A computed fold for a 95-nucleotide RNA from a pig gut metagenome, annotated as THF (Tetrahydrofolate) riboswitch aptamer. Its mean pLDDT, the model's own confidence on a scale to 100, is 78. The sequence is in RNAcentral, with records from MGnify.
[in-house]
RNA sequence: GCAGAGUAGGAAUUUGCGCGUUAAGUGUCAUGCAGACGGGGAGUUGCUGCGUGGACGAAAAGGUUUCUUGCGGUGCAGAUUUCGCAUCCCGCUGC
Numbered sequence: 001g002c003a004g005a006g007u008a009g010g011a012a013u014u015u016g017c018g019c020g021u022u023a024a025g026u027g028u029c030a031u032g033c034a035g036a037c038g039g040g041g042a043g044u045u046g047c048u049g050c051g052u053g054g055a056c057g058a059a060a061a062g063g064u065u066u067c068u069u070g071c072g073g074u075g076c077a078g079a080u081u082u083c084g085c086a087u088c089c090c091g092c093u094g095c
Base pairs, nucleotide, nucleotide: 001095002094003093004092009083010082011081012080013079014078015077016076017075018074019072020071021070028054029053030052031051032050033049034048035047039090040089041088042087060069061068062067
């Protein structure tokens, strides 16, 4: 000098157990706070979580006494696949 590996985390599919269907949750906008971001350092206007506020907003059916089948950009956990340090410096592996 050239090439490469590796994280947190994200997404999709799927399984299990729940929640809602008397509408919470999800998604969306504004704002505040916090956190994380390859082995080390720095780190955003990006990411995640939480709080507050605004706008929007739904699929029920059967059974008949709380059960079944659905539905919800629904929660948590497992599995598989896939993407993957914003960026900068150093390090690691091979040549």